[in-house]
RNA sequence: GCGGAAGGCUGGACGGCUGCACCGAAUGGUGAGGAAAGUCCGGACUCAGUAAAGCAGCGGUGCCGGGUAACGCCCGGGCAGGGUAACCUGACGGAGAGCGCCACAGAAAACAAACCGCCGCAUUGCAGCCUGAAAGCGUGCUUUCGGGUCAGCUGCGGUAAGGGUGAAACGGUGGAGUAAGAGACCACCGGGGGGCUGGCAACAGCGCCCGCAUGGCAAGCCCCACCGGGAGCAACGCCAAAUAGGAACCUCGCGUUCGCUGAUCCUUUCGGGGAUAUCGGGGCAGGGCGGCUUUGGCCUGAGAGGUUCGGGUUGGCAGCAAGAGCCAGGUGGCAACAUCUGGCCCAGAUGAAUGGCCGUCUAACCAGGGCAACCUGGGGGACAAAAUCCGGCUUACAGGCCUUCCGCACAU
Numbered sequence: 001g002c003g004g005a006a007g008g009c010u011g012g013a014c015g016g017c018u019g020c021a022c023c024g025a026a027u028g029g030u031g032a033g034g035a036a037a038g039u040c041c042g043g044a045c046u047c048a049g050u051a052a053a054g055c056a057g058c059g060g061u062g063c064c065g066g067g068u069a070a071c072g073c074c075c076g077g078g079c080a081g082g083g084u085a086a087c088c089u090g091a092c093g094g095a096g097a098g099c100g101c102c103a104c105a106g107a108a109a110a111c112a113a114a115c116c117g118c119c120g121c122a123u124u125g126c127a128g129c130c131u132g133a134a135a136g137c138g139u140g141c142u143u144u145c146g147g148g149u150c151a152g153c154u155g156c157g158g159u160a161a162g163g164g165u166g167a168a169a170c171g172g173u174g175g176a177g178u179a180a181g182a183g184a185c186c187a188c189c190g191g192g193g194g195g196c197u198g199g200c201a202a203c204a205g206c207g208c209c210c211g212c213a214u215g216g217c218a219a220g221c222c223c224c225a226c227c228g229g230g231a232g233c234a235a236c237g238c239c240a241a242a243u244a245g246g247a248a249c250c251u252c253g254c255g256u257u258c259g260c261u262g263a264u265c266c267u268u269u270c271g272g273g274g275a276u277a278u279c280g281g282g283g284c285a286g287g288g289c290g291g292c293u294u295u296g297g298c299c300u301g302a303g304a305g306g307u308u309c310g311g312g313u314u315g316g317c318a319g320c321a322a323g324a325g326c327c328a329g330g331u332g333g334c335a336a337c338a339u340c341u342g343g344c345c346c347a348g349a350u351g352a353a354u355g356g357c358c359g360u361c362u363a364a365c366c367a368g369g370g371c372a373a374c375c376u377g378g379g380g381g382a383c384a385a386a387a388u389c390c391g392g393c394u395u396a397c398a399g400g401c402c403u404u405c406c407g408c409a410c411a412u
Stems, first nucleotide, its partner, number of pairs: 001408010012361007020031004033383001037394002040392005045232003050296006058228005063077005078092001079090004093223002098221002100217003115163002117159006124152001128149010171189005190212001191210003195206004237317003246309007255284004260280001262279001263276005286300004325344008365378005
């Protein structure tokens, strides 16, 4: 200098005029993000008359160790894959509990198998070559017959090393051996078993024994371990006002007891006595309380629930922002983070405030000049807006700046 990788910050500045919302007695103070987006996870908080334990159903996570309120998140580590590397990615428990799938091609896709091929034996056996006999004649040649060798064909046997098909073919490379081959044998790798060492662990290393047939898919169902109720700020409350305490239909239930003086009635010698289960109150059976069971607890014990039609209300207050908050420093820790000290208060709207106008400067970028520093002119900046609030993840983003690391080239 070029290319690459990881992390972080910022994402216009200043001034004037003017317009808003909230807080405050007032001078005054504050006022939209790193993602506010997605609504994908986890919670805080609220409600339904429930708590614990167990089971089921449904859903989620899935290597190990930490962090956290918690998580499917974060940090550190292991293994596997990609990359020269820095680094990146991981749906990372189980295939002997069971079921299911592996199309087409191929001989064969889970216990086998032979398409091409290689080897052996046998039958047959062209041409060529060798050889015996006979004949001929041109005396070293030709013809005929026989024998041998023999490519190939056919049949039987051996083989799974070589080739082919495929995503994947029942271990791989090399040797020795064989008729040709093969873990049949040997070395190493791989695999199975078991031991030692290091580590909290996942795992890693070392050496010992055994020739050792035994695929893949679980982001197929499933098995195993762990975790998990449901709705949601339009939650949930309060005030005010208004209407029609509306109408129809359906389902379940409506049992029992106490006279307690609260209630009513009768009577009284005014001390009291009696009756009534309609009202008030107490109890029991029964019923109910996020799917079931058990143990407690609570509610109810006479009305409760559901469907359809119709009417009124659309106002105000609160929830509503001081937080698992932010900033700086110390300590512990590789880190995530924890803890201590000090400081700060940083939106709360409700058809929805956080804006509008003007001026100056200015990032990237473009043109010209200049060795360079720089000068002149032009130019005008992304994704995008709170609505109960946090911790994450994912997605979008013009431009600028910083730090660390890897590779290549050059110079000192």
A computed fold for a 412-nucleotide RNA from uncultured Pelagimonas sp., annotated as Bacterial RNase P class A.
The sequence was found by an Rfam model in a public genome assembly.
The organism belongs to Pelagimonas, within Bacteria.
Model confidence (mean pLDDT): 77 of 100.